[in-house]
Molecule: RNase P RNA; transfer RNA
Organism: Niveispirillum sp. SYP-B3756
RNA sequence: CCAGACGGCUGGAUGGUCGCUCCCGUGCAAUGGGGAAACCCGCACGGGGGAGGAAAGUCCGGGCUCCACGGAAGUACGGUGCCGGAUAACGUCCGGCGGGGGUGACCCCAGGGAAAGUGCCACAGAGAGCAGACCGCCGGCGCGUUGGAAUCCUUGCGAUUCCAAGGUUCCGGUAAGGGUGAAAGGGUGCGGUAAGAGCGCACCGCGCCCCUGGCGACAGGGGCGGCAUGGUAAACCCCACCGGGAGCAAAACCGAAUAGGGACGGCAGGGGCGGGCAACCGCCCAGGCGCACUUCCGCGUCGCUGUCCGGGUGGGUUGCGUGAGGCGUCCGGCAACGGGCGUCCCAGAGGAAUGACCAUCCCCCGAAUACCAUCCACACGUGGGAUAUGGUUCGGUGGACAGAACCCGGCUUACAGGCCGUCUGGCACU
RNA sequence: GCGUCCGUAGCUCAUCAGGAUAGAGCGCCGGUUUCCUAAACUGGAGGCAGCAGGUUCGAGUCCUGCCGGGCGCA
Numbered sequence: 001c002c003a004g005a006c007g008g009c010u011g012g013a014u015g016g017u018c019g020c021u022c023c024c025g026u027g028c029a030a031u032g033g034g035g036a037a038a039c040c041c042g043c044a045c046g047g048g049g050g051a052g053g054a055a056a057g058u059c060c061g062g063g064c065u066c067c068a069c070g071g072a073a074g075u076a077c078g079g080u081g082c083c084g085g086a087u088a089a090c091g092u093c094c095g096g097c098g099g100g101g102g103u104g105a106c107c108c109c110a111g112g113g114a115a116a117g118u119g120c121c122a123c124a125g126a127g128a129g130c131a132g133a134c135c136g137c138c139g140g141c142g143c144g145u146u147g148g149a150a151u152c153c154u155u156g157c158g159a160u161u162c163c164a165a166g167g168u169u170c171c172g173g174u175a176a177g178g179g180u181g182a183a184a185g186g187g188u189g190c191g192g193u194a195a196g197a198g199c200g201c202a203c204c205g206c207g208c209c210c211c212u213g214g215c216g217a218c219a220g221g222g223g224c225g226g227c228a229u230g231g232u233a234a235a236c237c238c239c240a241c242c243g244g245g246a247g248c249a250a251a252a253c254c255g256a257a258u259a260g261g262g263a264c265g266g267c268a269g270g271g272g273c274g275g276g277c278a279a280c281c282g283c284c285c286a287g288g289c290g291c292a293c294u295u296c297c298g299c300g301u302c303g304c305u306g307u308c309c310g311g312g313u314g315g316g317u318u319g320c321g322u323g324a325g326g327c328g329u330c331c332g333g334c335a336a337c338g339g340g341c342g343u344c345c346c347a348g349a350g351g352a353a354u355g356a357c358c359a360u361c362c363c364c365c366g367a368a369u370a371c372c373a374u375c376c377a378c379a380c381g382u383g384g385g386a387u388a389u390g391g392u393u394c395g396g397u398g399g400a401c402a403g404a405a406c407c408c409g410g411c412u413u414a415c416a417g418g419c420c421g422u423c424u425g426g427c428a429c430u
Numbered sequence: 431g432c433g434u435c436c437g438u439a440g441c442u443c444a445u446c447a448g449g450a451u452a453g454a455g456c457g458c459c460g461g462u463u464u465c466c467u468a469a470a471c472u473g474g475a476g477g478c479a480g481c482a483g484g485u486u487c488g489a490g491u492c493c494u495g496c497c498g499g500g501c502g503c504a
Base pairs, nucleotide, nucleotide: 001426002425003424004423005422006421007420008419009418010417012361013360014359015358016357017356018355020050021049022048023047024046025045026044027043028042032041033040034039052401056412057411059410060409061408062407063406064247065246066245067244070297071296072295073294074293075292077243078242079241080240081239082096083095084094085093086092097111098109099108100107101106112238113237117236118235119232120231121230134178135177136174137173138172139171140170142168143167145165146164147163148162149161150160151159152158153156186204187203188202189201190200191199205227206225207224208223209222210221211220212219213218251318252317253316254315261309262308263307264306265305266304267303270285271284272283273282274281275280287302288301289300290299291298325344326343327342328341329340330339331338332337362399363398364396365395366394367393368392371391372390373389374388375384376383377382378381431503432502433501434500435499436498437497440456441455442454443453449487458474459473460472461471462470480496481495482494483493484492
């Protein structure tokens, strides 16, 4: 210098003018206005605060608030899934292990179980999960063919027997080779065999057992086993662990109408029992509904209508920002993170404020220019070049993504550009 | 704020638990027929299944993350 890996920071600056929102103070309005009430509200001046790294998607985890706050056993549903740690918790983070990729820095992995069971593996192929003989290789019984030898007599292109070679039907062996496929029941080599085959042996792989190291995932070593057990669980499933439900429109308080609730009065009653002369009252049972489902027990609740009372909705106020808080520093830890000390208070709207314009600068983009510097050439003080760069000048309807809405911890996604650090590979020079 | 479903040709829909060339109707284009048009008959084009990544031998289908849309409740 080029190419790259990882991590972090930043997300225009200054000034002026005109505004917006919240809080505080002072003054005026006030014997005020709106509203049933609760409660809310103006103007001027001065001072102070006023978006983000993602405020986003709402994908996880919590705080907070209310409801359920029945118990036991089981089921269902949803989620998580190597090990250890961090944390309020997590599907997040950190450090490891194992596997994969890259020359490397480094990156990626939903990474439990396939000897509990079920399903699936298209096409091709002989055979695809109870493995499988299509070609090939080998053996056997036959049948032809050719050649050779011997024997017989009818001396022939004769017959019979034996041997050899090759062919073929059938029967059998064989998983070495060919071929199909994503995948063919360990791999390589030597021996062995009729041909072959873990059939035997060595090494590698795999499984089981033991020893050593490690908290552990796991790693290393030794022995045994001749291989049994293909893949798929982001197919059903099994195992282990986790999960009560809802959400600030939660919820609390103040408090209209209508509907519903309670008390009182009136009317009506599925069965049984008791009380009472009766009206009626009480209890039990049955039945319906609810408490995720099932079982057992348990709990709650259950007809219609006039007056009064209380609760909720619309409305108003609170919830609403001192917090798993920010910054600095020291200590512990490889780290995530934890602890100590100091310091700061830093948006709080409610259809929703945080903005607009101007000037100067900064950054970016485009154009012009050989005046300056670098660059290139040689005749060494001249020339070239804007498709090498910076300066200079001009122009830009260039300055990203986006925007709090109860609050935190993460994840994911979007993002013009700028800056910094560590490391890797290559080239050149010293 | 919760919950749930969907995205396949220009339009409306298929493709059952994954299997290879993704189909159908309407529409579009060409031809026949007609004096011309419609209808009818006939032939054809048109899709990387919303996007990206993963699992698998193999993905429209399974999983994850985005993008867009519909519906329900408070």